[in-house]
Context: one part of a larger RNA
RNA sequence: AGACGGGGACCCGCACAAGCGGUGGAGCAUGUGGUUUAAUUCGACUAUACGCGAAGAACCUUACCUGGUCUUGACAUAGAAAGAACUUUCCAGAGAUGGAUUGGUGCCUGCUUGCAGGAGCUUUCAUACAGGUGCUGCACGGCUGUCGUCAGCUCGUGUCGUGAGAUGUUGGGUUAAGUCCCGCAACGAGCGCAACCCUCGUCGUUAGUUGCUAACAGUUCGGCUGAGAACUCUAACGAGACUGCCUACGCAAGUAGGAGGAAGGUGAGGACGACGUCAAGUCAUCAUGGCCCUUACGACCAGGGCUACACACGUGCUACAAUGGGGUAUACAAAGAGCAGCGAUACGGUGACGUGGAGCGAAUCUCAAAAAUGCCUCCCAAUUCGGAUAGUAGUCUGCAACUCGACUACUUGAAGUUGGAAUCGCUAGUAAUCGUAGAUCAGCUAUGCUACGGUGAAUACGUUCCCGGGUCUUGUACU
Numbered sequence: 001a002g003a004c005g006g007g008g009a010c011c012c013g014c015a016c017a018a019g020c021g022g023u024g025g026a027g028c029a030u031g032u033g034g035u036u037u038a039a040u041u042c043g044a045c046u047a048u049a050c051g052c053g054a055a056g057a058a059c060c061u062u063a064c065c066u067g068g069u070c071u072u073g074a075c076a077u078a079g080a081a082a083g084a085a086c087u088u089u090c091c092a093g094a095g096a097u098g099g100a101u102u103g104g105u106g107c108c109u110g111c112u113u114g115c116a117g118g119a120g121c122u123u124u125c126a127u128a129c130a131g132g133u134g135c136u137g138c139a140c141g142g143c144u145g146u147c148g149u150c151a152g153c154u155c156g157u158g159u160c161g162u163g164a165g166a167u168g169u170u171g172g173g174u175u176a177a178g179u180c181c182c183g184c185a186a187c188g189a190g191c192g193c194a195a196c197c198c199u200c201g202u203c204g205u206u207a208g209u210u211g212c213u214a215a216c217a218g219u220u221c222g223g224c225u226g227a228g229a230a231c232u233c234u235a236a237c238g239a240g241a242c243u244g245c246c247u248a249c250g251c252a253a254g255u256a257g258g259a260g261g262a263a264g265g266u267g268a269g270g271a272c273g274a275c276g277u278c279a280a281g282u283c284a285u286c287a288u289g290g291c292c293c294u295u296a297c298g299a300c301c302a303g304g305g306c307u308a309c310a311c312a313c314g315u316g317c318u319a320c321a322a323u324g325g326g327g328u329a330u331a332c333a334a335a336g337a338g339c340a341g342c343g344a345u346a347c348g349g350u351g352a353c354g355u356g357g358a359g360c361g362a363a364u365c366u367c368a369a370a371a372a373u374g375c376c377u378c379c380c381a382a383u384u385c386g387g388a389u390a391g392u393a394g395u396c397u398g399c400a401a402c403u404c405g406a407c408u409a410c411u412u413g414a415a416g417u418u419g420g421a422a423u424c425g426c427u428a429g430u431a432a433u434c435g436u437a438g439a440u441c442a443g444c445u446a447u448g449c450u451a452c453g454g455u456g457a458a459u460a461c462g463u464u465c466c467c468g469g470g471u472c473u474u475g476u477a478c479u
Stems, first nucleotide, its partner, number of pairs: 001479002003476003007473007015463002019426005026318008034309002042053002064304007073129001077128002079125005086103001089100004107118004131293002134291003141286001142282003145278001147276001152191006158167003171182003197270004202239007212228002216226003242264001245258005320419001324378006336367003341360002346355003385416001390411007432455007
């Protein structure tokens, strides 16, 4: 100087407390361990692995296994020789592949009919080489998690100390903040904080179609048409908030309250993550040193596996019901996506869906709401709760749904009556609850993830205690 303490002082955080809703019990989904297997590819393991890489494993993907095959190779560059590229059909085979066969002489340049050269592609030969999701993340780059959006981490010069170092950065206040003020052997500066960036909230200007409709007119009653440029909205530019004003306290910084205001003291949310820590994670995104394989640890193909199942754990979904289930009637969003696409009206089907195709490369058309609300019913029951499991019949995607897809209809109708010890999230348009969209994607195992809006709470006395962190100080047999 650090680190640590079941030492001290001060401070902060959904850390506790106060509340609301869960998990742990059930069924299922999904990931992991274990076990099994020819293979169940690999990685990730307290917090910081376990709905994680994977924004989508039937084939492909695919790296694994079994079997069948290839050896300058599936891919790249270079040499020589031959051939236009390309294309039709058939045979053997699971296919890879092998064999036979049809049509075909192109493009560019020179240019005397014709010939020569070149580019690209294919085949053969030979060798340099290719190739490796093989090992090492404890050789590395890059990227990422975490402490932590915590308020810290340092430097120059000066001063002090023999020196390691100290000072500054400590102290008194204040702040979300090493934020600012005062003081001070320090004076300054840098990386962080804050601000600059984006979205939302108010107003103005500009603009008025595909969006809007107050007044006027028409109307098939639909902003539909004429018309309008007000309103909503769209999307660019501005204004606006600064403790600016007032009161109290204070030397100041600032704090408490008030006014005005759409918004008040960081307005709300996001992006943004200092020096460093964990030899944290990733050689399987990529890149890369070293090592290893080279008729195989490379490459192609078919089938299988990654979907197994005495069990254990994590994360979720659906429930156990009356603040509910069922039937019927009927309102109101935002944000997205759409041409190998979204697909309306209509018709067929109980339905998944089918037929058909208007419109739309979309403020124009389409995908396209639910909870809520009104009325009826059920009457506390393993039920008109719950929907697992299973049978049958179908629909759709796709070469192909057996292993192993989703969806529909009828039938079946399991566990479950609120969950032990323990444990998690959340402070406001939040929790809870209700649907919607998107990426990936032929289809889907999505109950996941990422966005979007609808309805919309309770509680915070306080900091003694648990956890984590910051500053100062003290002790120490640690470095």